Molecule: c-di-AMP riboswitch aptamer (ydaO/yuaA leader)
Organism: Thermoflexaceae bacterium
RNA sequence: GACGAUCGCGCGCCUAGUCUGCCUCGGCAGAACGGGGGAACCAGUUUCAUGGGGCGAAUUCGGGACGGCCGCAACUCCACUGGUGGCGGCGCGUCGCGAAACGGCUAACUCCGGCCGUAGCCCGGCAGCUAACCUCGGCGGCGUAGGAAGACCCAACA
Numbered sequence: 001g002a003c004g005a006u007c008g009c010g011c012g013c014c015u016a017g018u019c020u021g022c023c024u025c026g027g028c029a030g031a032a033c034g035g036g037g038g039a040a041c042c043a044g045u046u047u048c049a050u051g052g053g054g055c056g057a058a059u060u061c062g063g064g065a066c067g068g069c070c071g072c073a074a075c076u077c078c079a080c081u082g083g084u085g086g087c088g089g090c091g092c093g094u095c096g097c098g099a100a101a102c103g104g105c106u107a108a109c110u111c112c113g114g115c116c117g118u119a120g121c122c123c124g125g126c127a128g129c130u131a132a133c134c135u136c137g138g139c140g141g142c143g144u145a146g147g148a149a150g151a152c153c154c155a156a157c158a
Stems, first nucleotide, its partner, number of pairs: 011143004018031005033137005042128001051126001052123004059100004064095004068090005074084003101118006109150001110148003
C1' cells in the first nucleotide's frame, strides 16, 4: 500500500416496511404507508376437466440438450409383464442460448451511457368489479459512485 473479516457511528439502496407515545424495556397502543375480503350496476362464459386464486417487476415467445410420461412399429426370446435401440407426441421437469416485455441502481430531477433482476412466499376447493362494512401487514436484505446540458430548490453571508 492492496484485499478480506468483525464491531461501532454516519450516509446511501431494494421493499409498504418508516415514525410517535407509554412501559415492568420483554412489550403495548397508535399514525404514515401497504394488502385482502365484501352490494347494486356493469362484466363474465367460467369452474368441477389439465383445479382455481393472492402478494410481488418477477411474465411471454423461439428453437436446443438431457431426463420423465404416453403411443407406434422393429429386433431378441419358446413366450412375455423381460431386454435393445428407433419414430412421433406432451399446457411435464432441469440446464444453458437468444428475443420481447416488465422492474431497480448509477447521491436532487431529466437525458445519454453503463450495470443489474425476472425470485420467493401464501390461501386451501374458494374469492370478477364493488359503496357501507370487515380484516391483515407495517419484515427483512444489502453497499452505486461515469458524462453532459438545462432549469429548479435549500442553506450561509452581504